[in-house]
RNA sequence: UGGGGAGUAGCCAAGUGGCAAGGCAGCGGACUUUGAAUCCGCGAUCGUAGGUUCGAACCCUACCUCCCCAG
Numbered sequence: 001u002g003g004g005g006a007g008u009a010g011c012c013a014a015g016u017g018g019c020a021a022g023g024c025a026g027c028g029g030a031c032u033u034u035g036a037a038u039c040c041g042c043g044a045u046c047g048u049a050g051g052u053u054c055g056a057a058c059c060c061u062a063c064c065u066c067c068c069c070a071g
Stems, first nucleotide, its partner, number of pairs: 001070007010024003018054001026042005047063005
């Protein structure tokens, strides 16, 4: 430098055009003499910036970061 892949909560991870599941962790509450366990509740404008669309995590473009391959 060229090609390919990945980027979603503190961590892991679904979602394939119609207001983002789940698990662990965290916080609040119930229970308990206390703690653990259990149960209930709480959290995301999806790497950044544009574009397409009535509507974008999802499609298109550029850029950023990481990984692989080639030179």
A computed fold for a 71-nucleotide RNA from a marine sediment metagenome, annotated as transfer RNA.
It matches the Rfam family "tRNA". Its family is annotated with triplet codon-amino acid adaptor activity in the Gene Ontology. The family's RNA type in Rfam is transfer RNA.
Model confidence (mean pLDDT): 82 of 100.